[in-house]
Context: one part of a larger RNA
RNA sequence: UUGGGCGUAAAGAGGGAGCAGGCGGCAGUGCAGGUCUGCGGUGAAAGACCGGAGCUAAACUUCGGUAAGCCGUGGAAACCGCACAGCUAGAGAGCAUCAGAGGAUCGCGGAAUUCCAUGUGUAGCGGUGAAAUGCGUAGAUAUAUGGAGGAACACCAGUGGCGAAGGCGGCGGUCUGGGGUGCAGCUGACGCUCAGUCCCGAAAGCGUGGGGAGCAAAUAGGAUUAGAUACCCUAGUAGUCCACGCCGUAAACGAUGAGUGCUAAGUGUUGGGGGUCAGACCUCAGUGCUGCAGUUAACGCAAUAAGCACUCCGCCUGAGUAGUACGUUCGCAAGAAUGAAACUC
Numbered sequence: 001u002u003g004g005g006c007g008u009a010a011a012g013a014g015g016g017a018g019c020a021g022g023c024g025g026c027a028g029u030g031c032a033g034g035u036c037u038g039c040g041g042u043g044a045a046a047g048a049c050c051g052g053a054g055c056u057a058a059a060c061u062u063c064g065g066u067a068a069g070c071c072g073u074g075g076a077a078a079c080c081g082c083a084c085a086g087c088u089a090g091a092g093a094g095c096a097u098c099a100g101a102g103g104a105u106c107g108c109g110g111a112a113u114u115c116c117a118u119g120u121g122u123a124g125c126g127g128u129g130a131a132a133u134g135c136g137u138a139g140a141u142a143u144a145u146g147g148a149g150g151a152a153c154a155c156c157a158g159u160g161g162c163g164a165a166g167g168c169g170g171c172g173g174u175c176u177g178g179g180g181u182g183c184a185g186c187u188g189a190c191g192c193u194c195a196g197u198c199c200c201g202a203a204a205g206c207g208u209g210g211g212g213a214g215c216a217a218a219u220a221g222g223a224u225u226a227g228a229u230a231c232c233c234u235a236g237u238a239g240u241c242c243a244c245g246c247c248g249u250a251a252a253c254g255a256u257g258a259g260u261g262c263u264a265a266g267u268g269u270u271g272g273g274g275g276u277c278a279g280a281c282c283u284c285a286g287u288g289c290u291g292c293a294g295u296u297a298a299c300g301c302a303a304u305a306a307g308c309a310c311u312c313c314g315c316c317u318g319a320g321u322a323g324u325a326c327g328u329u330c331g332c333a334a335g336a337a338u339g340a341a342a343c344u345c
Base pairs, nucleotide, nucleotide: 003317004316005315006314007299008298012313014200015199016198017197021193022192023191025087026086028084029083030082031081033080034079035076036075037074038073039072040071041070042069048066049065050064051063052062053061054060090190091187092186094183095182096181097180098179102176103175104174105173106172107171108170109153114148115147116146117145118144119143120142124135125134161168162167205246206245207244208243209242210241214240215239219235220234221233222232257312258311259310260309261308262307265290266289267288268287269286270285271284272283273282274281294301295300318345319344320343327338328337329336330335
């Protein structure tokens, strides 16, 4: 609980689809529910309010008048609403064309690490600040050939690209989503947002079954140190990988919800179109930087707004207690979601 706010002070839900709801383009006709208006009824008296009068004033008393609301009835038709019939600037579809690590799945490739076999070869290798643990004469390290296996894809690579977000990077095939540009032949407001709901959602973690090269929580040993449950070193298990099923959280960040319109310029870059012999240049969509007006507490933002407005949703309301307790829902669990108070300042 009004108001004022939400980049950094408390506050934008991690992201999307979307029912109800809210809001909604241009022009026309009709209706009259909302709206505006005339009249009538009602609106008891007292009180209140306005204008008077009477007590010397006031209080007090008294006279006159007045409101919204509701009911009935007549009218207006701009706006909201409803109905009908139209329009094309929003939205969508069509045709042509373009870029892309967008997604799923199948296959293929080379470099490197490790391991195995064999050859050469001999005493060290490895590691550090220095060492040691460790490996090595049962032949290591190094080097060469062959083989096995798993994971990741150097260069290209770019404030480059794609995706709603999470995210996506070797090469090829198959299936598939979205987007840009051009044309203006089609539909004719079909739109925007969205409580609840449903779906997606890094890493870690969980379940079942595989896989396991490298790396590496835990763990062991060696060092360091006063100690060293660490930092450094040698090993090393879960895990990291795959399939299926859960979990549903992150500084899930642009710490900035979505949509639409409007508001100086300059400069780089990605994709398309126009233009030209080639250009310059123009234009649309993205992505960066600088910067005016404006805005901001300042920092800064500034056509990719944090400017000027409108629509819809979410959220905040001193700090701690506390994202805790209790209850509920979800989950195999871990836990997640919702979410206080006493008390203290």